[in-house]
RNA sequence: CCCGACAUAGCUCAAUGGCAGAGCGAUCGCCUGUAGAGCGAUAGGUUGGGAGUUCAAAUCUCCCUGUCGGGA
Repeated sequence: CCCGACAUAGCUCAAUGGCAGAGCGAUCGCCUGUAGAGCGAUAGGUUGGGAGUUCAAAUCUCCCUGUCGGGA
């Protein structure tokens, strides 16, 4: 320098144009002599940044940034 993949909750990941979710973790409650386990509830997101297409974008297009892989 060229090509490709990826970026979503604190962590690991779903959601392939139509309400942004799960597990773990956190907080609170129940339970317990205490803790853990178990059960229930709650909070937590400008979907990496910007622009475009569309009635509607995490999803499609373009640019930028970062990470990883391949090639020279």